[in-house]
Molecule: transfer RNA
Organism: Paludibacteraceae bacterium
RNA sequence: GCCAUUUUGGCUCAGUUGGUAGAGCAACGCAUUCGUAAUGCGUAGGUCCCCGGUUCGAGUCCGGGAAAUGGCU
Numbered sequence: 001g002c003c004a005u006u007u008u009g010g011c012u013c014a015g016u017u018g019g020u021a022g023a024g025c026a027a028c029g030c031a032u033u034c035g036u037a038a039u040g041c042g043u044a045g046g047u048c049c050c051c052g053g054u055u056c057g058a059g060u061c062c063g064g065g066a067a068a069u070g071g072c073u
Base pairs, nucleotide, nucleotide: 001072002071003070004069005068006067007066010025011024012023013022019056027043028042029041030040031039049065050064051063052062053061
């Protein structure tokens, strides 16, 4: 220098054909217990890497950029 893949709550990851962003774990509260753990119920937490475009509407499509991983030279 070139090619491919990836970027979504604190962590690991879903998100179908473009139509109000979800799960598990973690955190917090309550119940249960003599107490803790476990268990059950609930709560909060996200400008979906950045900028722009298309569209009535973008996590999703298009262009540019950034970062990570792998490959080639």